[in-house]
Context: one part of a larger RNA
RNA sequence: UGACGGGGGCCCGCACAAGCGGUGGAGUAUGUGGUUUAAUUCGACGCAACGCGCAGAACCUUACCUGGGUUUGACAUCUUCCUGCCAGAGUCUGAAAGGAUUCGUUCCGCAAGGAUGGGAGGACAGGUGCUGCAUGGCUGUCGUCAGCUCGUGUCGUGAGAUGUUGGGUUAAGUCCCGCAACGAGCGCAACCCCUGUUCGUAGUUACCAGCACGUGAGGGUGGGGACUCUACGGAGACUGCCGGUGUGAAACCGGAGGAAGGUGGGGAUGACGUCAAGUCCUCAUGGCCCUGACGCCCAGGGCUACACACGUACUACAAUGGAGGGGACAGCGGGGGGCGACCCUGCGAGGGGGAGCGAAUCCCGAAACCUCUUCUCAGUUCGGAUUGGAGUCUGCAACUCGACUCCAUGAAGGUGGAAUCGCUAGUAAUCGCGGAUCAGCAUGCCGCGGUGAAUACGUUCCCGGGCCUUGUACA
Numbered sequence: 001u002g003a004c005g006g007g008g009g010c011c012c013g014c015a016c017a018a019g020c021g022g023u024g025g026a027g028u029a030u031g032u033g034g035u036u037u038a039a040u041u042c043g044a045c046g047c048a049a050c051g052c053g054c055a056g057a058a059c060c061u062u063a064c065c066u067g068g069g070u071u072u073g074a075c076a077u078c079u080u081c082c083u084g085c086c087a088g089a090g091u092c093u094g095a096a097a098g099g100a101u102u103c104g105u106u107c108c109g110c111a112a113g114g115a116u117g118g119g120a121g122g123a124c125a126g127g128u129g130c131u132g133c134a135u136g137g138c139u140g141u142c143g144u145c146a147g148c149u150c151g152u153g154u155c156g157u158g159a160g161a162u163g164u165u166g167g168g169u170u171a172a173g174u175c176c177c178g179c180a181a182c183g184a185g186c187g188c189a190a191c192c193c194c195u196g197u198u199c200g201u202a203g204u205u206a207c208c209a210g211c212a213c214g215u216g217a218g219g220g221u222g223g224g225g226a227c228u229c230u231a232c233g234g235a236g237a238c239u240g241c242c243g244g245u246g247u248g249a250a251a252c253c254g255g256a257g258g259a260a261g262g263u264g265g266g267g268a269u270g271a272c273g274u275c276a277a278g279u280c281c282u283c284a285u286g287g288c289c290c291u292g293a294c295g296c297c298c299a300g301g302g303c304u305a306c307a308c309a310c311g312u313a314c315u316a317c318a319a320u321g322g323a324g325g326g327g328a329c330a331g332c333g334g335g336g337g338g339c340g341a342c343c344c345u346g347c348g349a350g351g352g353g354g355a356g357c358g359a360a361u362c363c364c365g366a367a368a369c370c371u372c373u374u375c376u377c378a379g380u381u382c383g384g385a386u387u388g389g390a391g392u393c394u395g396c397a398a399c400u401c402g403a404c405u406c407c408a409u410g411a412a413g414g415u416g417g418a419a420u421c422g423c424u425a426g427u428a429a430u431c432g433c434g435g436a437u438c439a440g441c442a443u444g445c446c447g448c449g450g451u452g453a454a455u456a457c458g459u460u461c462c463c464g465g466g467c468c469u470u471g472u473a474c475a
Stems, first nucleotide, its partner, number of pairs: 001475002003472003007469007015459002019423005026315008034306002042053002064301007073124001077123007085114002088103006126290002129288003135284002137279003140275001142273001147186006153162003166177003192267004197235007207224002211222003238261001241255005317416001321375007334363002338357002342353004382413001387408007429451007
C1' cells in the first nucleotide's frame, strides 16, 4: 500500500421488511447428471453451467457408431509427362469475296501458343484432432457499481502519501465550502433513439367535420385539408419562478403555472481492472499430432435410450370456473416457390377453385371482456396424461423419430414439507397476437398490444456493494 475481520462509523440496492404471484407436490415439455449403449458427437458446472452454444437433430444438418468405398483427394495454387479439343502471326492489294507474299517450319495447315477436360506422378491439400494454462477477436461477471488514474508541486531516507481526506449535498469523485496543493484524463452526466404535449409543412394507399351523390350496408363516389394518423422540421423542462430551511453556498422541502417537475418514462451506452472466467466446435492463429487416415464420399443407425436425481417451463387441481349461443375493442410485425379474402366440399385437420396484394391499399377475423342459457361442489360437464382406431399435411422418405384432426379411452392431480424465486406502476398478475429459425415441427426465444392491482413503517437482521477508520503473525 492492499486484502481480510462472527472490528467500528456513514450510505446504497426488490438486500431484508410490507405486499402480490409463483417454484419445491402432480402430469407433460425441455436441458443436465447418472445409467445404458456399437454410438447415445462435443462444449458449458456456485452466483456468472443446466428451454445454454441449438433463431428448428426424420435424411441433410452431424462433428458419433456400424458397414461399404476412395487416396493429389469434396476444395486452393504450382509443376513434369501423356492425351482429347481450338488454332498460325504479319505485310501488300482489293469495295468485298479473294489474291499475292514474309516469318517459325519436319511443308503437314503443323509447331510455338490458347482456353478447358481426362490420366500418371510431385509439391501440397485436408483434419469440428490436442492445447482457451501459448494467443487474437468476441463474450460473461462484479456493475451502470462510482469509482480508476496522471502531470507538476509539496511531504517522507524509502516503499509511498498528498490531490481523491474533512464539513454539507447528490442517483453520481454530482456540486458547494474548506484544505499543500494546483490542474488534467478515463468513467458520471449531457450530446443519440423511442415515448408523453403542442406548432409548422405535407395529404396517399391514411382521415371524413361541413357540402353533394349513392347504397341492403360501408369514406362507396365527387370533393375536403378541419380532425385522427403518417413523417420531416421546430417549440417545450432549465430548480427557470415564488415561499421556507441552509454557511449570503451547493442543495433540500413545499407551491404556482404546465401535457410533463426536479435524471418525466424506457432504451442504447459498461471506466482501470477481477475471475490463467468462457470460447482452438463461428472465425483467425503459435506449437504438437494424423497423412491408403484422426482426411474425403455413401447407406443405415445414433444425438429422441431410461430404474432414477436436479434445473427451467407449460397445463391443471376448478364456480372470480367449465360448456353452448350472441355482441365489442389492439399493437408490433410478416408476405411472391409467398400471404391468400370469398365460393364449393369435409364433423375436422384439410381439399378443389380463386379475387386482391411485392402491400398505410390485399391477407387482417385477437383473447381475456360484456350478455343470455346451462352445470351445482362431485375426482365432477374439473383436469387432460396415456392408450386403441381412423385420418390430414409437409417432405424422396414420418418404423426407429414430425405436427395436426376426428371417434373412443379417460391417469395423476383436493393449492403442494424443509426450502426457495420474481416484481415498486402501466410494474406484478392475467389475456391473446406477431416475428426470427423454418419444407414440416415452439409449452422455448425475441417482440407487441388488451385488462390491470397490492405494498414499502423502516434499515435491527440475511445477501451484494461504496466511502472513512481500526487491528493483523496474511500478500
Predicted 3D model of a 475-nucleotide part of an RNA (small-subunit ribosomal RNA, 3' major domain) from a microbial mat metagenome.
Model confidence (mean pLDDT): 83 of 100.